Predicted 3D model of a 71-nucleotide RNA (transfer RNA) from a Candidatus Woesearchaeota archaeon. It matches the Rfam family "tRNA". The family's RNA type in Rfam is transfer RNA.
This record gives sequence, structure tokens and C1' cells, in this order.
RNA sequence: ACGGCAGUGGUCCAGUGGUAAGAUACGAGCUUCCCAAGCUUGAGAUUCGGGUUCGAUUCCCGGCUGCCGUA
Repeated sequence: ACGGCAGUGGUCCAGUGGUAAGAUACGAGCUUCCCAAGCUUGAGAUUCGGGUUCGAUUCCCGGCUGCCGUA
């Protein structure tokens, strides 16, 4: 330099045109003599810009970051 893949709460990850699931961590409550464990509950996310569309996390273009490959 070129090509490919990926980017989703603090962390890990699912989803794929109709409004984002789960785990873990965190806050509150229940339980317990206390701690741990367990149960209930709450808050928290689609990398950025543009386009297509009634509607974009998803499709298209570009940027950024990371990984892999070729030279």
C1' cells in the first nucleotide's frame, strides 16, 4: 500500500429491515446472627458521518479503531 473480518451498557455476547435478548459486574430489597450463596427488582448499549426506506443495529458509500492475510 492492497484485500478480508470485526466494532452492540463497565465486561463478554445474541439478534438482523418493524424499535435490542442473555450472562457477568453495579444499586435496592428479601433471606441469614453475620458473611458467602440464593431469590426479586432497577439503571445502563447498537463506533462516527452520509445515503436508501414509511421505518436502519441490520442494506449501500465513506471515515476511525482493532485483528488477520498478501507484497